[in-house]
Molecule: transfer RNA
Organism: Alphaproteobacteria bacterium
């Protein structure tokens, strides 16, 4: 340089074009408990940017970023 894959809550991690973007640890709060801890209920927290195609895009297309592979 060419090519392939991959970026979604603090971490991991599902999501066949229309749902409130779901789940596990974590955090935080209430309950229980002398108290922690563990259990039980609740909440906050996420789609790398940019443009497109579509009535509608996390999703499909291109470009940048960035991480990983392969190749010369």
């Nucleotide at each position: 340089g060419u090519c392939c894959c991959g970026u979604u809550c603090g971490u991991c991690u599902a999501g066949c074009g229309g749902u409130u973007a779901g789940g596990a640890c974590g955090u935080c709060g209430c309950u229980c408990u002398u108290u922690c801890u563990a259990a039980g209920c609740g909440a906050a927290a996420a789609c790398a940017g940019g443009g497109g195609u579509u009535c509608g895009a996390u999703u499909c297309c291109c470009c940048u970023a960035c991480g990983g592979g392969a190749u010369g």